Context: one part of a larger RNA
RNA sequence: GAGUAGCGAUAAGACAGGUGAGAAUCCUGUUCGCCGCAAGCCUAAGGUUUCCUGAGGAAGGCUCGUCCGCUCAGGGUAAGCCGGGACCUAAGCCGAGGCCGGCUGGCGUAGGCGAUGGGGAACUGGUUGACAUUCCAGUGCCACCUGGCGCCGCUAUGAGCGAUGGGGUGACGCAGGAGGGUAGGCGCAGCGCACCGUUGGUUGAGUGCGUCCAAGCGUGUAGGGAGGGCUUUCAGGCAAAUCCGGGAGCCCGUUAAUCCUGAGGCGCGAUGGGGAGCGAAAUUUUAAGUAGCGAACUGGCUGAUCCCAUACUGCCGAGAAAAGCCUCUAGCCAGGCGUCUGGGUGCCCGUACCGGAAACCGACACAGGUAGGCGAGGAGAGUAUCCUAAGGCGCGC
Numbered sequence: 001g002a003g004u005a006g007c008g009a010u011a012a013g014a015c016a017g018g019u020g021a022g023a024a025u026c027c028u029g030u031u032c033g034c035c036g037c038a039a040g041c042c043u044a045a046g047g048u049u050u051c052c053u054g055a056g057g058a059a060g061g062c063u064c065g066u067c068c069g070c071u072c073a074g075g076g077u078a079a080g081c082c083g084g085g086a087c088c089u090a091a092g093c094c095g096a097g098g099c100c101g102g103c104u105g106g107c108g109u110a111g112g113c114g115a116u117g118g119g120g121a122a123c124u125g126g127u128u129g130a131c132a133u134u135c136c137a138g139u140g141c142c143a144c145c146u147g148g149c150g151c152c153g154c155u156a157u158g159a160g161c162g163a164u165g166g167g168g169u170g171a172c173g174c175a176g177g178a179g180g181g182u183a184g185g186c187g188c189a190g191c192g193c194a195c196c197g198u199u200g201g202u203u204g205a206g207u208g209c210g211u212c213c214a215a216g217c218g219u220g221u222a223g224g225g226a227g228g229g230c231u232u233u234c235a236g237g238c239a240a241a242u243c244c245g246g247g248a249g250c251c252c253g254u255u256a257a258u259c260c261u262g263a264g265g266c267g268c269g270a271u272g273g274g275g276a277g278c279g280a281a282a283u284u285u286u287a288a289g290u291a292g293c294g295a296a297c298u299g300g301c302u303g304a305u306c307c308c309a310u311a312c313u314g315c316c317g318a319g320a321a322a323a324g325c326c327u328c329u330a331g332c333c334a335g336g337c338g339u340c341u342g343g344g345u346g347c348c349c350g351u352a353c354c355g356g357a358a359a360c361c362g363a364c365a366c367a368g369g370u371a372g373g374c375g376a377g378g379a380g381a382g383u384a385u386c387c388u389a390a391g392g393c394g395c396g397c
Stems, first nucleotide, its partner, number of pairs: 013031006032394004040374003046354002050352001051075006060068002080141002082350004087118002092113003098107003122139005142346007149338004160332002165328005173315004179308003184302003188299002190211006196204001212273002216268004223261004227252008236244002274297001277293002316319001360369002376388004
């Protein structure tokens, strides 16, 4: 320079009470304002204790500070079924032998690793100051072990198991529209509970609020798909096969049969839960609208981008793999299989909190950037736009 610029979005505060040495800034209440395809909610990445409680007031906080993502202390993350591993493979990577190279090394077979994919068993409610599909309550489901019961076999006329092998399935593109549903919504009706204003007007065709519920088990619908079954034969499927494939014949069916698939609905689940509202004691405040009590809980309209659906139709650019599952034998073998019913076992890691942000990436409590899901009402074609709900904020002079 200079007590100058600035104090980081022009969404906005005000009042009262409380606390305190001290209050524009902390807490509570009332009111006003802002967002509302977000400035709300869930989650991935990343962060790594920032979460909750108590205490603090040097520094950090662009002012203040009794407050904080700050300091100190204590506490907090609970899983057979959520995500990952004990399963599978893709690109890619590693790579026994091997090939190459003057060396460090490069490439690569078998084999392995590797999710952004395949596979895979849990839902509803309650609870804490802080976690919950994890705790608790209720109701389920999966795998394995084991008892009862039933059946089969016991030395081959062999019950049963069964590949690292064969076959099938798994198994897939893009676009498009129609149908059936459900979630959600309604300033619609019915039903239930509460309320009754002194005003322009109020017992009314009044006002306000509510009217809800899963997995699973049973049923097998709207719909979608494939012709189906038997006998026989065969130089194929690197051995074998009753499986797959090729050939022949017969029967059923082609108005379809038989089988597979299939949302939703309905019944059970539920003599349960939730539920507007009412509402203690401690007391007069507080981690009290807590404990406790608890009504109605129907229909109509609307309606998805979600489900049926990896469907259907069209098109050309012709759209992963492996495990798993089913089946077939090879083979193994003396005890085994089945459903019902009872008992038992169930490992490791993650789980707090932020997550369009003051907690991530930007040197900052930075007007920037950040993948996915949900995303209500009125008006509207609409997720535009405006106003609002739930919820969250008024951007730290």

Large-subunit ribosomal RNA, domain III from an activated sludge metagenome, 397 nucleotides, folded computationally.
The RNAcentral record of the full RNA draws on SILVA.